[in-house]
Context: one part of a larger RNA
RNA sequence: GAACGAACGCUGGCGGCGCGUCUAAGACAUGCAAGCCGAACGUGAACCCCGAUGCUUGCAUUGGGGGGAAAGUGGCGAACGGGUGAGUAACACGUGGAUAAUCUGCCUUUGGGUUGGGGAUAACCCCGCGAAAGCGGGGCUAAUACCGAAUGAGAUGAUAGCUGCAUAAGCAGUAGUCAUUAAAGGGGGGGACCGUAAGGCCUUCCGCCUGAAGAUGAGUCCGCGGCCCAUUAGUUAGUUGGCAGGGUAAUGGCCUGCCAAGACUAUGAUGGGUAGCCGGCCUGAGAGGGUGAACGGCCACAUUGGGACUGAGAUACGGCCCAAACUCCUACGGGAGGCAGCAGUUAAGAAUCUUGCGCAAUGGGCUAAAGCCUGACGCAGCGACGCCGCGUGGACGAUGAAGGUUCUUGGAUCGUAAAGUCCGAUAAGCAGGGAAGAAUAAGCCUCGAUUAAUACUCGCGGUGAUGACUGUACCUGCCUAAAGCCUCGGCUAACUACGUGCCAGCAGCCGCGGUAAUACGUAUGAGGCGAGCGUUGUUC
Numbered sequence: 001g002a003a004c005g006a007a008c009g010c011u012g013g014c015g016g017c018g019c020g021u022c023u024a025a026g027a028c029a030u031g032c033a034a035g036c037c038g039a040a041c042g043u044g045a046a047c048c049c050c051g052a053u054g055c056u057u058g059c060a061u062u063g064g065g066g067g068g069a070a071a072g073u074g075g076c077g078a079a080c081g082g083g084u085g086a087g088u089a090a091c092a093c094g095u096g097g098a099u100a101a102u103c104u105g106c107c108u109u110u111g112g113g114u115u116g117g118g119g120a121u122a123a124c125c126c127c128g129c130g131a132a133a134g135c136g137g138g139g140c141u142a143a144u145a146c147c148g149a150a151u152g153a154g155a156u157g158a159u160a161g162c163u164g165c166a167u168a169a170g171c172a173g174u175a176g177u178c179a180u181u182a183a184a185g186g187g188g189g190g191g192a193c194c195g196u197a198a199g200g201c202c203u204u205c206c207g208c209c210u211g212a213a214g215a216u217g218a219g220u221c222c223g224c225g226g227c228c229c230a231u232u233a234g235u236u237a238g239u240u241g242g243c244a245g246g247g248u249a250a251u252g253g254c255c256u257g258c259c260a261a262g263a264c265u266a267u268g269a270u271g272g273g274u275a276g277c278c279g280g281c282c283u284g285a286g287a288g289g290g291u292g293a294a295c296g297g298c299c300a301c302a303u304u305g306g307g308a309c310u311g312a313g314a315u316a317c318g319g320c321c322c323a324a325a326c327u328c329c330u331a332c333g334g335g336a337g338g339c340a341g342c343a344g345u346u347a348a349g350a351a352u353c354u355u356g357c358g359c360a361a362u363g364g365g366c367u368a369a370a371g372c373c374u375g376a377c378g379c380a381g382c383g384a385c386g387c388c389g390c391g392u393g394g395a396c397g398a399u400g401a402a403g404g405u406u407c408u409u410g411g412a413u414c415g416u417a418a419a420g421u422c423c424g425a426u427a428a429g430c431a432g433g434g435a436a437g438a439a440u441a442a443g444c445c446u447c448g449a450u451u452a453a454u455a456c457u458c459g460c461g462g463u464g465a466u467g468a469c470u471g472u473a474c475c476u477g478c479c480u481a482a483a484g485c486c487u488c489g490g491c492u493a494a495c496u497a498c499g500u501g502c503c504a505g506c507a508g509c510c511g512c513g514g515u516a517a518u519a520c521g522u523a524u525g526a527g528g529c530g531a532g533c534g535u536u537g538u539u540c
Base pairs, nucleotide, nucleotide: 001540002539003538004537006536007535008534009533010532013390014389015388016387017386018385019383020382021348026346027345028344030343031342032341035076036075037074040073041072043070047066048065049064050063051062052061053060054059055058083301084300085299093225094224095223096222097221098220099219102218103217107214108213109212110211111210112209113208114207115149117147118146124139125138126137127136128135129134154181155180156179157178158177159176161174162173163172164171165170185206186205187204188203189202190201193200194199227273228272229271234264235263236262239261240260241259242258243257244256245255246254276298277297278296279295280291281290282289283288303324304323305322306321307320326337327336328335329334354380356379357378358377362376363374364373365372366371393423394422395421396420403414404413405412406411429478430477431476432475433474437469443463444462445461447459448458449457484529485528486527487526488525489510490509491508496523497522498521499520505512506511
C1' cells in the first nucleotide's frame, strides 16, 4: 500500500447492487418448510330437492335423487429441492483414464403383446382393553392392491456349432436344443350389428407387460497431484498372494474353508496433530504466499452409536427398529420428541437480521387437464457490513464588517469565508400521472392428422385470464433539510499561543515531558480523507 463474512470509538443525508452466528455440530417454546391424483378403487358427512308415514303443522322416522367434506385401499413423489462442516489425510477431492466387471424409475426413438380365472383385506359395522399413545377379536366389500393358470416373441440360464474381431481371460453376430419367466385397466365418442339395459363391438387418448437403442443419473477400479511432526522407525495374521465356494447390479480377502509366507517402509511406512476438497478469492510485476465466507461442482453428516426394511435409487434431516444422554406428558401401568430447513428464543461471544408478503415470475412434485403443494424461489423489512453513484448549493460579493486568534501595537490571519444580490432545485416529503417484468394455460375459431364418422382426441395458427413487489421504477408540479473524523517533531502533507513542569500524559519506530515543549492538554490556524474517519485483529 492492498484486502476483510470483521469488531470497537466518534459521526451519520439518500439511492442501487451485494453480504449478514466465523463462537456452542450447545439446547430449543410456537408457526410453517412434501405433497398430489376421484380419468385406479370401495365408501360416503353436512346441505338441497321429491315422496311416504306419524302427529303436537313444522318437527321426527324413512325411501329415492343430487351433493361432495372426510378418512381409507392403490399409484407416483417423498433419495430432489433446502441446511451444516462435526468427522475425514481418504481414490474424500482435483485431473486423466478403465468398466472385455456394472445398474439406471420418469424421458426420447423403435419392435411385439395386453388371454382367462381366483381368494382376501382396509375403510365401514359390532364387541372388548387402555388415562393417553394406541391395540385386539368378530362380520361385510372393491380395485391399475394380491395370487395361480394360458401364451412364450423376446430376455435370462445351461449346452454346443459356425463366422468375424480382439489384448490373454474373451467380445460381437447368427442357426439349434432344454429349462425359467409377463401384463391392468381407465377416460371420451359412436354409424351398422348383438343386447331389455348395462354393455359387447368399433374408434381414439392415457395407461400396463416384455424386448432393443439412446439420453440422464449413479456404482466400482487405476495413474498422477495437493498439510505439519523423526523429540513418531519399524508396522501387519484376513495380514500379502493362490485355489475353491459364498455374496453383490458388479470386480475384489468383500466374506468363508484350505494352501503358501508373504505385504508396507528414510522416495518416510506405522503413529500423533491439524483439516471437508476444488473452481475460485486476496495479495504480488511475476514467481510465489495466504485462503476456501457468499456463488458453482464433489464429498460427508442430520441429538450420540448401531441396524436393516421399502424402493429404479437411501443404509433415508422433517421414515422405521434397538441402545444411550437429555426434554416433555402421565391416571405411575406407560407414552412422546429431535430447527446443521425458514423465521424466532435462549446460551456462548468483540460480533451477525423479520416469529414479514406472494406463488405473479423461474424451477420442482403430482395430475389427462383445470389445479393443488412448494420458508426452493421471487420480493419486502433490519444493519454505513462492503462496493458504486448522488447530495449538503451555484455565480457575484471588500467598509477586507463584527467576532476569534496572534502581535514587534503598525499590523497579520480565519477570509469571498460571512452578511447581501441574483440564479437553481438533485435526493427526501406532499399532490397528479404511471410502466416493464405476462410467456401463455383452459376455453373458443380455422386448417390438418386419426377415424366408418362433420363425434372424440391430437398438432400448426389466431383469439384469449392472471402482478407478491406496488400505485414501485419513471415523468410533472409544490416545498424545503443535511459534515464529520483523524493528524500537524522526523519517517509524513500540515505551526503558533497558553497551561503543565520527568508530573499529568504521548508513543508504530526513533523517542518527547525535569519552567519559554512545533512531540503532553486546550485553543487559533493548517494538512489529509469525506458519509465517513480513525483504532484493533488477520493475510499478502
Molecule: small-subunit ribosomal RNA, 5' domain
Organism: metagenome